[in-house]
Context: one part of a larger RNA
RNA sequence: GGCGCAUGGGGGAUGCCUAGGCUCUCAGAGGCGAAGAAGGACGUGAUAAGCUGCGAAAAGCUGCGGGGACGGGCACACACCGAUCGAUCCGCAGGUAUCCGAAUGGGGCAACCCACUAUGCUGAAGGCAUAGUACUCCGAUAGGAGGGCGAACCCGCUGAACUGAAACAUCUAAGUAGGCGGAGGAGAAGAAAACAAAAGUGAUUCCGUAAGUAGUGGCGAGCGAACGCGGAUUAGCCCAAACCAGGCAUGUUACGGCAUACCUGGGGUUGUAGGACCGCGACAUUUUAUGCAAGAAGAACCGGAAGCGACUGGAAAGUCGCGCCAUAGAGGGUGACAGCCCCGUACGGGCAAUGAUUGUAAUAGAUAGCGGUAUCCUGAGUAGGGCGGGGCACGUGAAACCCUGUCUGAAUCCGGCGGGACCAUCCGCCAAGGCUAAAUACUCCUGAGAGACCGAUAGUGAACCAGUACCGUGAGGGAAAGGUGAAAAGAACCGUGAAUAACGGAGUGAAACAGAUCCUGAAACCAUGCGCCUACAAGCGGUCGGAGCCCUUUAGUGGGGUGACGGCGUGCCUUUUGCAUAAUGAGCCUACGAGUUAACGUUGCCGGCAAGGAUAAGUGGUUCAGCCACGGAUCCGUAGCGAAAGCGAGUCUGAAUAGGGCGCCAUAGUCGGCAGUGUUAGACGCGAAACCGUGUGAUCUACCCAUGGGCAGGAUGAAGCUGUGGUAACACACAGUGGAGGUCCGAACCGGUUGUCGUUGAAAAGACUUCGGAUGACCUGUGGGUAGGGGUGAAAGGCCAAUCAAACUCGGAAAUAGCUCGUACUCCCCGAAAUGCAUUUAGGUGCAGCGUUAUGCGUAAAGUUAUACAGAGGUAGAGCUACUGAUUGGAUGCGGGGGCUUCACCGCCUACCAAUUCCUGACAAACUCCGAAUGCUGUAUAAUGUUUCAUAACAGUGAGGGCUUGGGUGCUAAGGUCCAAGUCCGAGAGGGAAAGAACCCAGACCAUCAGCUAAGGUCCCCAAAUAUAUGCUAAGUUGAAAGAACGAGGUUUGUCUGCCCAGACAGCUAGGAUGUUGGCUUGGAAGCAGCCAUUCAUUUAAAGAGUGCGUAACAGCUCACUAGUCGAGCGGACGAGCAUGGAUAAUAAUCGGGCAUAAGCAUAUUACCGAAGCUAUGGAUUUGCAAUUUAUUGCAAGUGGUAGGGGAGCAUUCUGGCUGGGGCGAAGGUGUAUCGUAAGGUAUGCUGGACCGGCCAGAAAAGAAAAUGUAGGCAUAAGUAACGAUAAUGCGGGCGAGAAACCCGCACACCGAAAGACUAAGGUUUCCUCAGCUAUGCUAAUCAGCUGAGGGUUAGUCGGGUCCUAAGGCGAACCCGAAAGGGACAGUCGAUGGCCAACGGGUUAAUAUUCCCGUACUUCUUAUAAUUGUGAUGGGGCGACGGAGUGAUGAAAGCACCGCGAACUGACGGAAUAGUUCGUUGAAGCACCUAGCUAUAUUUCCUAUAGGCAAAUCCGUAGGGAAUGGCGAAAUGCGAUAGUACGCGGAGUCUUCGGACAAAGCGAUAGUGUGCCUAAGGGCUUCCAAGAAAAACCUCUAAACUUAGAUUAUAAGAACCCGUACCGUAAACCGACACAGGUAGUCGAGGAGAGAAUCCUAAGGUGCUC
Repeated sequence: GGCGCAUGGGGGAUGCCUAGGCUCUCAGAGGCGAAGAAGGACGUGAUAAGCUGCGAAAAGCUGCGGGGACGGGCACACACCGAUCGAUCCGCAGGUAUCCGAAUGGGGCAACCCACUAUGCUGAAGGCAUAGUACUCCGAUAGGAGGGCGAACCCGCUGAACUGAAACAUCUAAGUAGGCGGAGGAGAAGAAAACAAAAGUGAUUCCGUAAGUAGUGGCGAGCGAACGCGGAUUAGCCCAAACCAGGCAUGUUACGGCAUACCUGGGGUUGUAGGACCGCGACAUUUUAUGCAAGAAGAACCGGAAGCGACUGGAAAGUCGCGCCAUAGAGGGUGACAGCCCCGUACGGGCAAUGAUUGUAAUAGAUAGCGGUAUCCUGAGUAGGGCGGGGCACGUGAAACCCUGUCUGAAUCCGGCGGGACCAUCCGCCAAGGCUAAAUACUCCUGAGAGACCGAUAGUGAACCAGUACCGUGAGGGAAAGGUGAAAAGAACCGUGAAUAACGGAGUGAAACAGAUCCUGAAACCAUGCGCCUACAAGCGGUCGGAGCCCUUUAGUGGGGUGACGGCGUGCCUUUUGCAUAAUGAGCCUACGAGUUAACGUUGCCGGCAAGGAUAAGUGGUUCAGCCACGGAUCCGUAGCGAAAGCGAGUCUGAAUAGGGCGCCAUAGUCGGCAGUGUUAGACGCGAAACCGUGUGAUCUACCCAUGGGCAGGAUGAAGCUGUGGUAACACACAGUGGAGGUCCGAACCGGUUGUCGUUGAAAAGACUUCGGAUGACCUGUGGGUAGGGGUGAAAGGCCAAUCAAACUCGGAAAUAGCUCGUACUCCCCGAAAUGCAUUUAGGUGCAGCGUUAUGCGUAAAGUUAUACAGAGGUAGAGCUACUGAUUGGAUGCGGGGGCUUCACCGCCUACCAAUUCCUGACAAACUCCGAAUGCUGUAUAAUGUUUCAUAACAGUGAGGGCUUGGGUGCUAAGGUCCAAGUCCGAGAGGGAAAGAACCCAGACCAUCAGCUAAGGUCCCCAAAUAUAUGCUAAGUUGAAAGAACGAGGUUUGUCUGCCCAGACAGCUAGGAUGUUGGCUUGGAAGCAGCCAUUCAUUUAAAGAGUGCGUAACAGCUCACUAGUCGAGCGGACGAGCAUGGAUAAUAAUCGGGCAUAAGCAUAUUACCGAAGCUAUGGAUUUGCAAUUUAUUGCAAGUGGUAGGGGAGCAUUCUGGCUGGGGCGAAGGUGUAUCGUAAGGUAUGCUGGACCGGCCAGAAAAGAAAAUGUAGGCAUAAGUAACGAUAAUGCGGGCGAGAAACCCGCACACCGAAAGACUAAGGUUUCCUCAGCUAUGCUAAUCAGCUGAGGGUUAGUCGGGUCCUAAGGCGAACCCGAAAGGGACAGUCGAUGGCCAACGGGUUAAUAUUCCCGUACUUCUUAUAAUUGUGAUGGGGCGACGGAGUGAUGAAAGCACCGCGAACUGACGGAAUAGUUCGUUGAAGCACCUAGCUAUAUUUCCUAUAGGCAAAUCCGUAGGGAAUGGCGAAAUGCGAUAGUACGCGGAGUCUUCGGACAAAGCGAUAGUGUGCCUAAGGGCUUCCAAGAAAAACCUCUAAACUUAGAUUAUAAGAACCCGUACCGUAAACCGACACAGGUAGUCGAGGAGAGAAUCCUAAGGUGCUC
């Protein structure tokens, strides 16, 4: 380490439970709100953080009623209170009810700020109290109403897109979603200018049906009525007008009136017309409101029957025994399951507010008749029409009807409208005004109930303090989390320990392995103990065999555990022609997780009735659910044919009594249930990229607006000016001055060029280095504006909150997805396809083909096979003087070309082309004189036995692949591609081929330690022959898939042939000559560079005008040829077998050994092995047949299987009925045994502690291993990476259980234009003290920005408000707009700006310009005194403004030097002197005015005044006069005796023993020095781009007032609200973090230096949490 067993940890599944949900039923209610809602903020308790309640009268107050003993909510503790003088509690009615919110006095950043009026406290300021003060509409006033919120339902205005149409535009989705307005408990509609059709109905609404009909429709997808009928419920009315009267106004008048307009009253309200008017008649009928009386009902609440004993047990309600009640056996509780224990239940009672309903009387109101018909009235920019749209089921159509944007435009009862174009007839009705209950829709809410609904990953998102925590700027998004026990009896006490941690005892309890992380307590995962095994061993880890060891035993070769060794063996899923694949998916476990439901079809089965069947809505009854009855409207069937009229067992066609088509004559339907399947719906689940709608965002960023701020230092030296020179004058030159510039160098600041690092970072963009700009088109703060097909953009498709070729959020919405993935228990039967045609089709689909299931026809009818016979046919082959076409060689040579012939003609020649014919050879998919095999058709016979066919239902398939054969294509390439025939794989296991989808053999129902064989094998691995016989191979060839052309004296063998004892072949010895160096060529060429040829001739045994080597050429060496020697065979050609070279691929690889007597190759033979084949034995099951014992037997044939079809079952949850089990122990968990073919079942031990089964039926949220599934838990990597700036630590001491980090000290180090100090924003208690260390801190911690408790922020003057205005916001009026709303004058808000009064010292643990001390200043009030034209929302002035530069003067601060004071240092001592350190100082305010700047300046007086919207004494303008001022730092005096700092001193206190703090007391001492440096200003200069507003302040008058008011002085008094702690270049802000990033402004020392650069230092801070 593995397996097993046992015991634990971890975790929270399972079981049980339910406090919470979900879906309904019946009732109720259907609103709340200016009398201040909904919803909140803040308070409220003795103690009080949260929830609940309540509101300053605050877990409550009052009255009435109920009730009767305890109470002070959740919330269990202590204390303290209340209560029989009736509390708490319950009901009803009241009171109170802070602030915000419609929010309403004004404002505003909701819960805050600031007012006015009246009255009061009260005498003033200030403050407080009470009441009132918004806007719009109605109304003369008085007064009233509205506003906002709320779930769905309703009406209206407006109104998408995805999607569907397999694309898309009409169309659809859909008048849906969404936005907006409005109303109510309902809303809307509504009493015919309606339907209908020759008959009639009689407002509207809703249900059923008509009907998926008529229609409509790119006549596509789809959309889709009405009439009529059956029901629910029922209800009808009022104005305008005519006419009459009155009022008022106007006009007119012959002043009597008349007319007109308006208002009011009467009258009147309809279509067989009605009314006015005239006449007649009458007070009828019905109804509403109010009053009175009765009164069902109605809160808390009251009464409310009946059980005991024994046993078990912790407990009785269980069991047993014997009883009882019941108008009550609903339900819940009680220590297990209770009619009789408790609460209740049935039933009965009770009564406040309220009150349905009924009766009655009076009053008030409303409501009718008959006749006549001269005249009048009866709804006008209307009806209708044209054009353009919309609505109607109806898309412009033949398009009626309704609405109207626009242009037109009637009639008037002798009239008008409609009846689906239009016209006529006929019928119906009376528009252009209005109201109207019920039947209908819905449920935020209340009460009572119900469920074949859920039971904590379920059910609401939420069972629990959940719309919470948390995320986001915001709109918005949005969790997790239940259980001790009957009762806290919640563990006293003891021990270990630093410990209040943890653990061990003890105790409680039925149980503590129920101990608070608490019921049960599974799995992953992590351990410990024991048994067996394991250190030469190679693996999908199993399976088959099996030695040894251990345990057990009922003692049986039993059972269990382990497993040395051996055989075989490449996971699962998905997708594929094909996957171990190195193709997909899964780390593991647990829970959850996908064909459902509705409607309508269709088929089958089951059931009811049957030529019939069935009701729907609804109604009635009834015990709660539910059921029963009624209900025949309507639907299907019973008759068809025809386009239809229509006819009808026929009918249509047709002239037809003809023919033909479709029917009849052989008829079964219908309703319900269940199952399969289709359609419409999200429709098996998950998954887009997108589209559209309403909103939310400019705290990031882009641009813009307003108002503020920033830029060390150095350099260059434009214009202009001055001077000199120069010119007639200019010009021009030089010098100086001057200080321009999208100028230069370079910090801050802004940016982001290079390189490196970083890349699970320190950082979701940085660090280091280097670099660009750095007075400008610069950077930046604060407050604002622009918003999604929109903004903004010096333009990159950049940016618009870490998102941009169209943001984010929610919604339409479950968009759509011909695509991918996933899709869950078992067994049995059958079992495909990857083809044809078509397709905007090719990975989809339709039809056909092939599968399954059911039914049916048919017994000589189909199918299949065999044999025989008969046929059609034109393939393979073959052939071609048999066609068409192609074609080799030859012969002949028509014809032609060329040449010759003087031209022509006739001819001739020709190694040129070449027809026909002949000989010869040979080709063809689109040639055939011919022509098979096979296949196909038919007949006959035989075998088989429905396999065939038809119909219906349900599919899947429509990607195929290999091999063989026949072809096309390609290269007679491909593991290529396209066909055909077959086969196998696919969907097929087994044996062989080492291994391998397809090759060879062979088709797996199961079992067996039985037998025989196939392919293939038999030396070993490895079962079987080291078999037999004969050869071959030498290459390790071969035993590998494939080796070729070609080569070769490899070797074996066959056939043919030559030479040879007259001596072959090979070797050796010798010769190999002469003409001649053949001729030519050549510089040379002699056998041997080349050319020529009669390659000749001679001598020879033989010898080439030469086979090679060689030379410059010769020479030389050889060969052919010959002789000798030797002595027997030697060659050649053509085949066959096996070998050999040719022979080259990337890791060494052919199982290994081996091979001469093979284990290689070949031939032949025998035996054996060998599979899931065949056989044997036993068993299971299907189908058929047969038999009966009717659930069995026999026989026969079967039983591989993907997609798919069919059948039969198992398990889970719930329901009904019946029947059982359970505290003497249910479910669940965990073992063991056993049964079943399987899914599974049963028994039992332990655990557990309260429920659970069986049978027969029923209903489903009904079965998981996979979806990069969802949630939780746990592994792995791994004790690994890392611990976030390399500025740095060390030592001593202390506290402490414990110290690298805490405290103290001493050293050392780092920052020092910061890493110091102040402050804005933002944060919101982090500040200080004490006590802690579980978590947080990247380690430890005694420490802390952590935990707990307590404490802490003090203002007339600081900042903000009570003052002002900018951009901008809001916004009466007004304008625009379907609505919502948009713009906007007055006004009102709004700082980043204007205005505005305090300084020094001291003090706390923590605050200070705030407290204290001292010294000031501002405003207001009152009083007093004096003086007096005061007075504004109006006029005027002022306020009041840019950039850059800036000499001289020159502060303040700071620093340096010198002087002075004090203290200190001094090598043994002293002194002068020297040195070191510290100090040498002092505010606001008041007084005084100076340096400086300014002369177009400042002040003042007089006169005039057509301007300043009125006025003006003011301003302006004009004129005249006078004065010298104006701005302004500083210094100085006072403040000022700070008796402070400082020095001495040291009581005393504390102490970490180092020291710290420190009272009294003493000293009071020392500079109006020099230098450096330079700020500010409403200054000045200069430039062009020409640079806020208002208030305050000064002044002027208007109205008005004149005992007011104003000014001055003094005194007294008053002085409100908010902020104030702490961090603030950061560990407290923004970045998820104690994050190397970002963050506006102010101060910012010394040496060196131009400098804020840089280096080193001061004050101060720090050493960066391993």
The part of an RNA shown here (large-subunit ribosomal RNA, half A) has 1666 nucleotides and comes from Flavobacterium endophyticum. The sequence was found in a public genome assembly. Its Rfam family is "Bacterial large subunit ribosomal RNA". Taxonomically the source falls in Flavobacterium (Bacteria, Bacteroidota, Flavobacteriia, Flavobacteriales).